A computed fold for a 336-nucleotide RNA from a mouse gut metagenome, annotated as Bacterial RNase P class A. The coordinates come from a structure-prediction model, not an experiment, and the mean pLDDT is 76. Its Rfam family is "Bacterial RNase P class A". From the family's description: Ribonuclease P (RNase P) is a ubiquitous endoribonuclease, found in archaea, bacteria and eukarya as well as chloroplasts and mitochondria. Gene Ontology terms of the family: dimeric ribonuclease P complex, ribonuclease P activity and tRNA processing.
RNA sequence: UGGGGCAGAUAAUCGCGGCUGCAGGUGUCGAAAGACCGCAGGUGAGGAAAGUCCGGGCUUCACAGGGCAGGAUGCCGGCUAACGGCCGGUGGAGGCGACUCUAAGGACAGUGCAACAGAAAUAUACCGCUAUAAAAUAGUAAGGGUGGAAGGGCAGCUUAAGAGACUACCGCCUGUCUGGCAACAGGCAGGGCACAUGUAAACCCCAUCCGAAGCAAGACCGAACAGAAGCGUUGACGCGGCCCGCCAGCUUCAGGUAGGUCGCAGGAUCUGUCUGGCAACAGACAGGCUAGAUAGAUGAUUAUCCACGACAUAACCCGGCUUACCGCCCCGCUUA
Repeated sequence: UGGGGCAGAUAAUCGCGGCUGCAGGUGUCGAAAGACCGCAGGUGAGGAAAGUCCGGGCUUCACAGGGCAGGAUGCCGGCUAACGGCCGGUGGAGGCGACUCUAAGGACAGUGCAACAGAAAUAUACCGCUAUAAAAUAGUAAGGGUGGAAGGGCAGCUUAAGAGACUACCGCCUGUCUGGCAACAGGCAGGGCACAUGUAAACCCCAUCCGAAGCAAGACCGAACAGAAGCGUUGACGCGGCCCGCCAGCUUCAGGUAGGUCGCAGGAUCUGUCUGGCAACAGACAGGCUAGAUAGAUGAUUAUCCACGACAUAACCCGGCUUACCGCCCCGCUUA
């Protein structure tokens, strides 16, 4: 300096949430099924469960096609269900180095902004230099001074003094060749340089992508009260089949409240080995099942040991990012 792993250990007791099994018909409720209670066994948070910042699955609603508005992203190639993520490269920046960082398209489409200083901020002459005797005017961006930034840089030639005005090298632009899938790198020729300060995490332009809301999504069952329809005091329903007798309510329906079930734990799953690939990742084979609550469960005590234990507690699920964290262990490389 880069990467990976662990997150106090063991035992006992008490307590809590799921699951499985058993027993009690003289534990409670119920017609029963069953529920609660009881007993036993087994199981029960994380590397970030967090922030809720991106992406996807799933669900309901919407949706012919095209466009506007809005948002996000922005070097190239690959991976992926997808991404603003990851991997590998390119350019740039930092470091002696291992290595690290990088929102990195466009500033000849247009608009805006650039304090102070400075003569002047994209257009100018303050000092200086030169010419005409001087003043004044003209030329001049070499030099000074201001600034984050001053008319491509630097050396020469030319000149009154200067200046890409001209020449070489570097830079820039155009064309072309070679290597590379590409970003790009390297070479050659030309342009004398006219387009040229910076800023696009300023508006904006270009390209690509984006329907909305979210598990309190949503699906199913469904009391009581109230409602509607039908039947019924000329006796319905019920009281064991019939008769008598007694009784004033009975049946059906829609709605979907209280409540319940599902969603909800077998999945882009985990572990190991092998194969392909630099890698991200993909595939094959074998094995495993690993919380599922709904006011919401993981805690406490004791004993022993040590390095004396941090950040933090699932709530539909998954892939990432970011942030927090006592410490410890392993591996590669660099420098001295």

The RNAcentral record of the sequence draws on MGnify.